[in-house]
RNA sequence: CACCUGCAUUCAGAGCAGGACGCCUGUCCUCGCCAACCUGCCGACCCGGCAAGGUGGUUACCGCGAAAGCGGGAUGUGGUCCAAGCGGACAACCCAUGGGUGCCGU
Numbered sequence: 001c002a003c004c005u006g007c008a009u010u011c012a013g014a015g016c017a018g019g020a021c022g023c024c025u026g027u028c029c030u031c032g033c034c035a036a037c038c039u040g041c042c043g044a045c046c047c048g049g050c051a052a053g054g055u056g057g058u059u060a061c062c063g064c065g066a067a068a069g070c071g072g073g074a075u076g077u078g079g080u081c082c083a084a085g086c087g088g089a090c091a092a093c094c095c096a097u098g099g100g101u102g103c104c105g106u
Stems, first nucleotide, its partner, number of pairs: 006077005015031001017030005032058003037054003040050003045100003061072004079090004
């Protein structure tokens, strides 16, 4: 990077931003913003939250159906490095800071 499969989402939300390329309205980079899927943090777990790391998005998903739904498409199911096999290592800020439950101790 591609393919197959399982699960979840595809309601809403968010720049008329800057730059490069260009097969000409698309791709990439930078920053901002939205969101909270994964990692991480708020003492384990649950709820709730944070938004640092990785994604995604930031110009409308499409078709069938009376509807419920079904099919297709899209997104996620952490990342970097060594190794390229076994395996191992690393980062996740500052500030703020909960509710519930269980165990142990006093």